Context: one part of a larger RNA
RNA sequence: UUGGGUUUAAAGGGUCUGUAGGCGGGCUUUUAAGUCAGUGGUGAAAUCCCAUGGCUCAACCAUGGAACUGCCGUUGAUACUGGAAGUCUUGAGUGAAUUUGAAGCAGCUGGAAUGUGUAGUGUAGCGGUGAAAUGCAUAGAUAUUACACAGAACACCGAUUGCGAAGGCAAGUUGCUAAGAUUCUACUGACGCUGAGGGACGAAAGCGUGGGGAGCGAACAGGAUUAGAUACCCUGGUAGUCCACGCUGUAAACGAUGCUGACUAGUUUUUGGGUUUUCGGAUUCAGAGACCAAGCGAAAGCGAUAAGUCAGCCACCUGGGGAGUACGACCGCAAGGUUGAAACUC
Repeated sequence: UUGGGUUUAAAGGGUCUGUAGGCGGGCUUUUAAGUCAGUGGUGAAAUCCCAUGGCUCAACCAUGGAACUGCCGUUGAUACUGGAAGUCUUGAGUGAAUUUGAAGCAGCUGGAAUGUGUAGUGUAGCGGUGAAAUGCAUAGAUAUUACACAGAACACCGAUUGCGAAGGCAAGUUGCUAAGAUUCUACUGACGCUGAGGGACGAAAGCGUGGGGAGCGAACAGGAUUAGAUACCCUGGUAGUCCACGCUGUAAACGAUGCUGACUAGUUUUUGGGUUUUCGGAUUCAGAGACCAAGCGAAAGCGAUAAGUCAGCCACCUGGGGAGUACGACCGCAAGGUUGAAACUC
């Protein structure tokens, strides 16, 4: 490189946007670059192949033919691909109307719970466990009542639900921003798909500066358990968890399944729209689930939300260990990340 693959055996990039590139809807005209046909030139000789001949054969040699699948010129063909011009609406988009949702950002507001403070009632325990102890408490705890303050999270609704590109998103409300769906076949008229590099976003933990700190809680301390117990259990408790700004850029970032388009029996549940209705329903569009036909698959299983049948583009794999390591480079404040071997060994 060809061939073969990527749910689970090695293998889909965390996600989107988009540059180059690759690929690209219907019709008409034109061109003739690719493509096809004829013809001319060239494609040295030797070699290879075929035929005949010469050394007694062969190797070897000689003669002739074929071939040299290529390149260049020229004359034509025009289905397909490409170029040019025009046109169309079904792909794609725009507008208007309707509608949907925990989509995002910012502000305001709320109640329950927890903790703390002050005051009242009240008295000897509370707490915790398998059982205990550490701990708290006569300086009045726990319990209970009132008031106040603080931070964080939003019970029920709640779902096999919904939304978002992914990460993710849940009290209420307002503003701003964005997205999907349906209808108007109103408008533009191929404006499309994918996307190496690039850019943006990206859970948790972690880092920097400044706040905040109720509860929880790495580290740490103590009490237990135990042969020991650097743990599991208990009492405390610092970073952190929260906010603002900046960094990090990784996850079993999972559907372990890249994106887009087309096609291929059914049954059933459900979310949001449209049409219709005899109000029972019927039908359709866009999603979200379950069971299965064909088909696929090593099987498990997948099965219109494909892992079926095809097309386009990208990414990735090539025995286990060594190793996602070393070295180098780039990025980062650091932690570290990205790229990524070999010797050796089985």